[in-house]
Predicted 3D model of a 72-nucleotide RNA (transfer RNA) from a Clostridiaceae bacterium.
The organism belongs to Clostridiaceae, within Bacteria.
It was read from a public genome assembly.
It matches the Rfam family "tRNA". The family's RNA type in Rfam is transfer RNA.
The prediction has a mean pLDDT of 80.
RNA sequence: AGCCGAGUCGUCAAGCGGUAAGACACAGCACUUUGACUGCUGCAUUCGUAGGUUCGAAUCCUGCCUCGGCUG
Numbered sequence: 001a002g003c004c005g006a007g008u009c010g011u012c013a014a015g016c017g018g019u020a021a022g023a024c025a026c027a028g029c030a031c032u033u034u035g036a037c038u039g040c041u042g043c044a045u046u047c048g049u050a051g052g053u054u055c056g057a058a059u060c061c062u063g064c065c066u067c068g069g070c071u072g
Stems, first nucleotide, its partner, number of pairs: 001071007010024003018055001026042005048064005
């Protein structure tokens, strides 16, 4: 330098054009003498970033950034 893959709550991780599941963690409540356990509730106006396409984008397209791999 070229090519391929990945980037989503604090962490892991689903999603594959119709508006972000789940687990752990965290917070509140219930339970308990207290704590633990258990149960219930809440927790990403936003998906690396900047644009584009679309009625609608985490999802499709382009540039850039970061990480990993292959070739030279």